[in-house]
RNA sequence: GUCCUGAUAGCUCAGCAGGAUAGAGCAUGCGCCUUCUAAGCGCACGGUCGGGGGUUCGAAUCCCUCUCAGGACG
Numbered sequence: 001g002u003c004c005u006g007a008u009a010g011c012u013c014a015g016c017a018g019g020a021u022a023g024a025g026c027a028u029g030c031g032c033c034u035u036c037u038a039a040g041c042g043c044a045c046g047g048u049c050g051g052g053g054g055u056u057c058g059a060a061u062c063c064c065u066c067u068c069a070g071g072a073c074g
Base pairs, nucleotide, nucleotide: 001073002072003071004070005069006068007067010026011025012024013023019057028044029043030042031041032040050066051065052064053063054062
């Protein structure tokens, strides 16, 4: 330099041939249970889906560009 993959909650990830409220587990908080703790169960909390722009009635999902991380080739 060319090309490929990835970026979604505090962490690990799912969801992506566009469709209506963006999810799970862990963590955290509260409650139940227990003599107490742990474990278990329930509830809650938590996101401008990496930034910007475009297409569309509608974008996490498609297109362009930039940033960052990883990889292949030279």
Molecule: transfer RNA
Organism: Brevibacillus parabrevis